Predicted 3D model of a 99-nucleotide RNA (Glycine riboswitch aptamer). The coordinates come from a structure-prediction model, not an experiment, and the mean pLDDT is 76. Rfam family: Glycine riboswitch aptamer. About the family: This family represents the bacterial glycine riboswitch. It was read from a public genome assembly, where an Rfam model found it.

[in-house]
């Protein structure tokens, strides 16, 4: 010490799918009954894929084992809005390498 590459922070941008469907709690009415997506809970049908998590193909003479991903699964999430968000972009710190 240009620049490349971790990880941290900050900022900015960032998709997809039921604001389903019953019940039970709640609020209001003396009652029958009504009510809002404003909260909890529990069953059930659909659906998504970009937190994380699993799977493999090339690779090897063959087996086992190893093996990526924006593929695939859909366990976890997650289907208004908000929050979240793989990811990409820009500043600053900090580690390694380094003309």
């Nucleotide at each position: 010490g240009a620049c490349a590459u971790g990880u941290c922070a900050g900022c900015g941008g960032g998709a997809g799918a039921g604001a389903c469907u019953g019940a039970a709690g709640c609020g209001c009415a003396c009652a029958a009954g009504c009510g809002a997506g404003c909260c909890u809970u529990c069953a059930g049908c659909g659906c998504c894929g970009a937190a994380g998590g699993a799977g493999c193909a090339a690779c090897u003479g063959c087996c086992c084992c190893g093996g990526a991903a924006a593929c695939u699964c859909u366990c976890a999430g997650g289907c208004a809005a908000a929050a979240g968000g793989a990811c990409c972009g820009c500043u600053g710190a900090u580690a390694u390498g380094a003309a």